[in-house]
Context: one part of a larger RNA
RNA sequence: UUGGGCGUAAAGGGUCCGUAGACUCCUCGUCAAGUUUUCUAUUAAAUCUUCAGGGCUUAACCUUGAAGCUGUGGGAAAAACUAACGAGGUAGAGGGCGUUAGAGGCCAGUGGAAUACACGGUGUAGGGGUGAAAUCCGUUGAUAUCGUGUAGAACACCAAAAGCGAAAGCAGCUGGCUGGAGCGACCCUGACGUUGAGGGACGAAAGCGUGGGGAGCGAAGAGGAUUAGAUACCCUCGUAGUCCACGCCCUAAACGAUGGAUGCUAGCUGGUGGGAGUGUCGACCCUUUCACUGGCGAAGCUAACGCGUUAAGCAUCCCGCCUGGGAAGUACGGCCGCAAGGUUGAAACUC
Numbered sequence: 001u002u003g004g005g006c007g008u009a010a011a012g013g014g015u016c017c018g019u020a021g022a023c024u025c026c027u028c029g030u031c032a033a034g035u036u037u038u039c040u041a042u043u044a045a046a047u048c049u050u051c052a053g054g055g056c057u058u059a060a061c062c063u064u065g066a067a068g069c070u071g072u073g074g075g076a077a078a079a080a081c082u083a084a085c086g087a088g089g090u091a092g093a094g095g096g097c098g099u100u101a102g103a104g105g106c107c108a109g110u111g112g113a114a115u116a117c118a119c120g121g122u123g124u125a126g127g128g129g130u131g132a133a134a135u136c137c138g139u140u141g142a143u144a145u146c147g148u149g150u151a152g153a154a155c156a157c158c159a160a161a162a163g164c165g166a167a168a169g170c171a172g173c174u175g176g177c178u179g180g181a182g183c184g185a186c187c188c189u190g191a192c193g194u195u196g197a198g199g200g201a202c203g204a205a206a207g208c209g210u211g212g213g214g215a216g217c218g219a220a221g222a223g224g225a226u227u228a229g230a231u232a233c234c235c236u237c238g239u240a241g242u243c244c245a246c247g248c249c250c251u252a253a254a255c256g257a258u259g260g261a262u263g264c265u266a267g268c269u270g271g272u273g274g275g276a277g278u279g280u281c282g283a284c285c286c287u288u289u290c291a292c293u294g295g296c297g298a299a300g301c302u303a304a305c306g307c308g309u310u311a312a313g314c315a316u317c318c319c320g321c322c323u324g325g326g327a328a329g330u331a332c333g334g335c336c337g338c339a340a341g342g343u344u345g346a347a348a349c350u351c
Stems, first nucleotide, its partner, number of pairs: 003323004007305002012319001014202004021195003025089006033082002035078008048068008092192001093189004097184004104178007111155001115151008126137002163170002207248006216242002221237004259318006267296011300307002324351003333344004
């Protein structure tokens, strides 16, 4: 190991692809392995159940007889369902054609604002910073202002409750290469489907390796303040890092704290992308339909909060996970990693 559960009480795997397996559309036919019925054999005795008796005063108990129970072998029959085989179909799924939107991805080029620095001009005593200060910068000329140049990083407005992506995530502009999705009318394939233990791929930030780069910011560190102290909060500096290329790491409040798929079950009101229709010079003006994305809500559900056609409602299928708190996501062992560590994952003891 049953049962009951997994938004917030313990519990959805970070995400996807997919192997085995599990589950799986409609119609017709064949078969009879499963299934159902029946016959037969067997299932020692005792036990168990039922019935009819017997023995202890009764009962429990003991005992006689019959039948049953359960399983198995063999024969016969049925054909709805499952399996197998054959034939066909098109509602699922996929493809073709047309069309649409998008910060989806990769590579290259390029733009302006800001910041910092360098040089030059003007100019003179302060600047900066704070609750107030000080450290700090400045007469070797700062701050301010103008011009030229160099560098790195991020892209104001548009911008949105908007869009795209499996998730992580994605935003200046242009070009190249490339993935996915929606919608429309027909055509094609004909169940090719769903899920997915293992497995594989991707996976923010931080961190690691090698080589570049380094403006701003800034763990560590130094100094100044604050304070009883101040290993902090505030200030002045500042190394790693943040950026790029390649290779690792593989974690997160990786969250919708809500796994995926399919069907069903009132509406109202926004947004985004298609299509159709009426009217119009035209428009998101109106009606309607599909997909996605918000708000509010009927029924229903929920311990409540709340959820409510994007369900946490009503059902089916598959996977993952939970089973009192602490010890503990620790120890030990295995696997992975350069390391940091990750993954798998207890017990004693204690309440």
The part of an RNA shown here (small-subunit ribosomal RNA, central domain) has 351 nucleotides and comes from a bacterium. The coordinates come from a structure-prediction model, not an experiment, and the mean pLDDT is 88.